[in-house]
Parts: sequence; C1' cells; structure tokens
RNA sequence: GCUUGAAAAGGGCAAACCGCUCGAAAGAGCGGGACGCAAAGCCACUGGCCUAAGUUCUGAUAUCGCGGAAUACGGCAGCAGGGCUGCCGGG
Repeated sequence: GCUUGAAAAGGGCAAACCGCUCGAAAGAGCGGGACGCAAAGCCACUGGCCUAAGUUCUGAUAUCGCGGAAUACGGCAGCAGGGCUGCCGGG
C1' cells in the first nucleotide's frame, strides 16, 4: 500500500419511545434510552424517499379568509451508489 471482519482487546455511535428547544412541515439539536451498526465518521454529487412555508395554476366565494394540484430554494448520510477520512485485528 492492497485486501478482509473469524476470534480478541480497548473502546465508539445510538433506532423506536419519552422530555425540552428550534422549524410551516418533513425533520434537527440537547438530555434520557438501546433496535441495531466495522465506517451508524464527514459530504446532498447521482438515483430514491419525506415535507410544501413561499411561488405558480386552479375551485367555490361579494370580500376577508378557505380548499385542490404542481413545485425544494427545506430535509433524510441509519435507502442505495459515489467522494473524503479513520481505530484494532487477520491475510
């Protein structure tokens, strides 16, 4: 350097759920909690998925307000691919 995760050591992260906070929502942060994870460390580049405040179109309506459709400039890295980095052991 490449490859690999059988056994082992030291450890690491933390799903659901609960509390508080932020957010229009999806979701996120912190604390508790562990379903799992060898990159469950980092990055929305590609596909996918979630949401739709705003915007556009539209329905009814006297108006205000309201409903429907489309849309990411908002998210998910614990959906997959890709990129960057990395502990221990085996070959």

This is a predicted structure of a 91-nucleotide RNA (c-di-GMP-I riboswitch aptamer) from an Olavius algarvensis Delta 1 endosymbiont.
Lineage of the source: Bacteria > delta/epsilon subdivisions > Deltaproteobacteria.
The prediction has a mean pLDDT of 89.
It matches the Rfam family "c-di-GMP-I riboswitch aptamer". Rfam describes the family as follows. GEMM was predicted in a large-scale screen for bacterial structured RNA regulatory elements.